[in-house]
This is a predicted structure of a 267-nucleotide RNA (Bacterial large signal recognition particle RNA) from a Sumerlaeia bacterium.
It is recorded under the gene name ffs.
Model confidence (mean pLDDT): 80 of 100.
The RNAcentral record of the sequence draws on ENA.
Order: sequence, then structure tokens, then C1' cells
RNA sequence: CCGUGCUAGGUGGGGGGCUCGCGGUCCCCUGUACCUGCAACCCGCGAUAUGCAGGACGGAAUCCCCGCUUGCGGGACGAUGCGGGGCGAGGCUGGUGCCGGCGCGCAGUGUUGAUCUUCCGGUCCUGCGCAACGGGCCCCUCCGAACCGGGUCAGAUCCGGAAGGAAGCAGCCCUAAGGAGUGUGGUGCGUGUGCCGCAGGGGUGCCGGGGGGGAGCCAGCGGUCGGAGGGCCGCUCGGUCCGGUCGUCACAAGAGCGGGUGCACGG
Repeated sequence: CCGUGCUAGGUGGGGGGCUCGCGGUCCCCUGUACCUGCAACCCGCGAUAUGCAGGACGGAAUCCCCGCUUGCGGGACGAUGCGGGGCGAGGCUGGUGCCGGCGCGCAGUGUUGAUCUUCCGGUCCUGCGCAACGGGCCCCUCCGAACCGGGUCAGAUCCGGAAGGAAGCAGCCCUAAGGAGUGUGGUGCGUGUGCCGCAGGGGUGCCGGGGGGGAGCCAGCGGUCGGAGGGCCGCUCGGUCCGGUCGUCACAAGAGCGGGUGCACGG
């Protein structure tokens, strides 16, 4: 140096999260990199911690180990005249909302007559009347008593010598208490009643009308002025959370470069 057979190591790594800590299951990055089973009210471990159990491949170098450079990515800390959410404070110089004034513009209204002035009436109250409605009573009509209501009382009964008389059931007529009905009736009471009437009062608010007079009236919207007010939005300030951007630091997949690492047998 060559060949054969083995062994250590290898067949992914990293960041976040979880955890006292480490690895795995979970999320992400890198990018290709054996298989099966298990794991969050978890699984295996202890700074000698970088899964557990079972199998497979390949194997001393492109492949295993170490260092340097570069560097995906995520993390920590800080800054921020950046964006967003939420909280607190302030301010009445912004907007909106509230109150009042003006009457500049628009709208509305007004010579079919405004503001103003005067008169009358209505709306309101009291009394009386009328009407309507609802009950009561009276009047009217009808019904209404086996006997203990009335009249008339057949028959029958009683008294009488007779003439005659008496009581009296049924029937018929009438009526009481009571019941029913009805009115265009009378009387009295009542009322969430009335385009009703009379008298009196009250009132200026509204409505209607007459007279005078002759051009404004109104304040809905815009405008403007004043006032109060931190209710809402905006503004200023201060915390806080999320995101963006920038900086520093640590880690770091992958890639590049350099170095390192066996055993046995045979030639």
C1' cells in the first nucleotide's frame, strides 16, 4: 500500500415552549435525513441528565469526532417624533351635545292684510230650566180566594100548618194581598249624558269673528355672540399590552476550510 472480516462512533440538527434542570411527545426553522410501538390530569432521566422498548442498515471516512469562517432562524435586553387596543389624569383655544341672545342667509308665513290695538263670542266655573237615559212610586190594563172575601146564589138543607123566611156549596160576576204588562201619562230621585236654553261669574292662555291700521312676523336649519359643562369624539401628558422598525448580546440548522480517530487475519 492492497484485500477480507469486525469494532467505536453514525443513520439528522437547531430555536421556542414545558420543566428545578436535561431529552422526547407539541409549534417553528433548516432541508432529505432507517423501521415499528409509547407518551400532557405525560414518558424517560439527574450537570456522567441530549427519550424508553424492539429490530434493520452502513461503517474508519464525501459519511464519525474537533476547531475556524459564514450563516437560515428563533430568543433576551434596550430604544422608538411608528401603527393599533385598553386605562388614568388634564384642558372649555377644536368638533358634538346643553342653555340663552341676535335676526346675516335659507325655509315658512304675511296686501286673500303681519306685529300692534280695540270689541264680541267660544273654551272654564256656579245656579236654574229643558231634553235624553236609568231606577222607584202613582195612574191604566190583565190575572188573581176549594172553605176561613163580596154580590147573585140553581139544586140540596133547615124553620114554618101555610104564606113565607134563613144559612148557603157548585156555577157566574167582582175584588184584596200579590203577580204580570204597558204608556204618547203623572210624580220624584239620579247622571263620566247634551252642536239645548236662561242668568251670573271668571279669564287672558288658546280658538273663531268684527273694527282700526298698513309691513312685517317667526326662529326650524345654517351663521354669529355669550354662558355653563369634562357627557362623547378629537387634543396634551403618564402608565400598560400587542405589532412594526432599529441597535446590542448569546444560541445556532446548513455550507466552506483545516485537523483528528481503530482491531484481527492474509498478500